[in-house]
RNA sequence: GAGCGUGCGCGGGGGGUCGCCGGCGGUGGCCGUAUUGCACCGUCGGAGGAAAGUCCGAGCUGCGCAGGGCAGGGUGCCGGGUAACGCCCGGGCGCCGUGAGGCGACGGAAAGUGCAACAGAGAAGAGACCGCCGAUGGCCGGAGGCGUAGCCUGCGGCACAGGCAAGGGUGAAACGGUGCGGUAAGAGCGCACCGGGCUGCCGGCAACGGUGAGCCGCUGGCAAACCCCACCUGCAGCAAGGCCAAGCAGGAGCGAGGGACGGCCCGUCCCGUUCGAGCUCCGGGUGGGCCGCACGAGGCCGUCGGCGACGGCGGUCCCAGAUGAAUGACUCUCGCCUCGCCCGCAGGCGAGGUACAGAACUCGGCUUACAGCGCGCGCUCGCCG
RNA sequence: GUCCCCGUAGCUCAGCAGGAUAGAGCACCGGUUUCCUAAACCGGGGGCCGCGCGUUCGAAUCGCGCCGGGGACA
Numbered sequence: 001g002a003g004c005g006u007g008c009g010c011g012g013g014g015g016g017u018c019g020c021c022g023g024c025g026g027u028g029g030c031c032g033u034a035u036u037g038c039a040c041c042g043u044c045g046g047a048g049g050a051a052a053g054u055c056c057g058a059g060c061u062g063c064g065c066a067g068g069g070c071a072g073g074g075u076g077c078c079g080g081g082u083a084a085c086g087c088c089c090g091g092g093c094g095c096c097g098u099g100a101g102g103c104g105a106c107g108g109a110a111a112g113u114g115c116a117a118c119a120g121a122g123a124a125g126a127g128a129c130c131g132c133c134g135a136u137g138g139c140c141g142g143a144g145g146c147g148u149a150g151c152c153u154g155c156g157g158c159a160c161a162g163g164c165a166a167g168g169g170u171g172a173a174a175c176g177g178u179g180c181g182g183u184a185a186g187a188g189c190g191c192a193c194c195g196g197g198c199u200g201c202c203g204g205c206a207a208c209g210g211u212g213a214g215c216c217g218c219u220g221g222c223a224a225a226c227c228c229c230a231c232c233u234g235c236a237g238c239a240a241g242g243c244c245a246a247g248c249a250g251g252a253g254c255g256a257g258g259g260a261c262g263g264c265c266c267g268u269c270c271c272g273u274u275c276g277a278g279c280u281c282c283g284g285g286u287g288g289g290c291c292g293c294a295c296g297a298g299g300c301c302g303u304c305g306g307c308g309a310c311g312g313c314g315g316u317c318c319c320a321g322a323u324g325a326a327u328g329a330c331u332c333u334c335g336c337c338u339c340g341c342c343c344g345c346a347g348g349c350g351a352g353g354u355a356c357a358g359a360a361c362u363c364g365g366c367u368u369a370c371a372g373c374g375c376g377c378g379c380u381c382g383c384c385g
Numbered sequence: 386g387u388c389c390c391c392g393u394a395g396c397u398c399a400g401c402a403g404g405a406u407a408g409a410g411c412a413c414c415g416g417u418u419u420c421c422u423a424a425a426c427c428g429g430g431g432g433c434c435g436c437g438c439g440u441u442c443g444a445a446u447c448g449c450g451c452c453g454g455g456g457a458c459a
Base pairs, nucleotide, nucleotide: 001381002380003379004378005377006376007375008374009373010372012334013333014332015331016330017329018328020046021045022044023043024042025041026040027039028038048356052367053366055365056364057363058362059361060237061236062235063234067266068265069264070263072233073232074231075230076229077091078090079089080088081087092106093104094103095102096101107228108227112226113225114222115221129168130167131164132163133162136161137160138158139157140156141155143153144152145151146150176194177193178192179191180190181189195218196216197215198214199213200211201210202209203208241291242290243289244288250282251281252280253279254278257271258270259269260268298317299316300315301314302313303312304311305310335354336353337352338351339350340349341348342347386458387457388456389455390454391453392452395411396410397409398408404442413429414428415427416426417425435451436450437449438448439447
């Protein structure tokens, strides 16, 4: 200097005019009085890193209790963090990268069931198309021997029975690899080395790693297929739920069980079977206000512990609250980026752009979108000393 | 705001406990028939299965993340 990796931060600044929402204080009118409400004035505050998607986890609230079992759902290397998590941190293993580093649903396939199209001989305790052999048995042709319809010995041939799985070939995948021995040809058939598994020992909390120890000739893939194992899990969601106010009209049919109860059972309770619970249909009323709801697993600063996620302590701050839903419009100026012109440089002038997006009960995460910038640490290559 | 469902040809739908050319009806195009049209008959074209990433030998089908559409709830 170039190209990368990684962890963070910002994501417009200042002013003017006119508005909008909320808190607090004051004034006014109405009213017998007070509160609320209404109008006006003053003052303070008023979107985000994702407020988004609603994908996880919680708080909170209700379902009588939230108990047990089954079913269902979820998570899945190990240890830690946390209120909790499918999140985060650290570590192990595997894969990718020269490297910094990145990625991984990463328990179990000798518990069982199942799947593997096409090709191929054969797709899970499988198999023989080409090929190799044909020792043994069979057939054919010579030779020799004997006590001669035959038998025996030895040679050559056939590839008939049969043997083999080394090589070729198929496939995503073919039942360890290399070498030597062995054999008719071969093969973990035997042996050595490499790889693998089990047991032991050593290191580590563990995942796991190491091993000139012993044993085993070595028994594939898919569980984001069913399943098994371990752990977690009751259901719903602020339109939850509570309070106040206002308003209304009942009728018909079915009916002995129904409801709390949400997939089932146990368990518990309530209503009803003369007075009829409940269900279905038709019809009627309301669709207003308040609370929940803004002090919280809260933000910032410092310090201590920890590799880190994070935690302890001290100080300091109060920071949106709408309900057809506020946070806006116009304008001046300074930034930042791109392009063009002037220009030796510095610089100047003009034009354009300035993203993604918009709180709705509240937090912790994840994921996704994003113009343009800034900072720290690290890696590789090239050049110079 | 909260919760649920769906996406396959121009339209309406099958196929979705994975298996290689993804089908059906209507529509469209060409031909036969007819004086012409419709109907009928014969033949044909048309799909990156909403998009991306992953699991797997293999994905419309399984998993995850986005995009689009629809519905329910005071």